Bacterial small signal recognition particle RNA from Arenimonas metalli CF5-1, 97 nucleotides, folded computationally. It matches the Rfam family "Bacterial small signal recognition particle RNA". The family's RNA type in Rfam is non-coding RNA gene.
[in-house]
């Protein structure tokens, strides 16, 4: 130089770690304007009866917190399985100065 295995790099898939989000579980929460349901008081009514509706109350919109995928990523991997045009390292055969 050829050839011809392999290693690296490279790709692809899986596999795991790592992030992140749904989603769950805990709490706070309309001191400006939300829903429910409405003691008391209130209006209407001769009454029965009815309206509106503050406060507590229950609750959501918002937030704090933990937990987190079977979701979702990539300048992750001394991990497995394929793949390999070119490069680049090594092992064999061959050739030639």
């Nucleotide at each position: 130089c050829c050839g011809u295995c392999g290693g690296c790099c490279c790709c692809c898939c899986g596999c795991g770690a790592c992030g992140c989000u749904a989603g769950u579980c805990c709490g706070a929460a309309a001191a400006c304007u939300c829903c429910g349901c409405c003691a008391g008081g209130g209006c209407c009514g001769g009454a029965a009866g009815g309206c509106a509706g503050c406060a507590a109350c229950g609750g959501u919109a918002u937030u704090g917190g933990a937990u987190g995928a079977u979701g979702c990523g990539g300048g992750c991997g001394c991990c497995g399985g394929g793949g390999u045009a070119a490069g680049u390292c090594g092992g064999c055969g061959g050739g030639g100065c």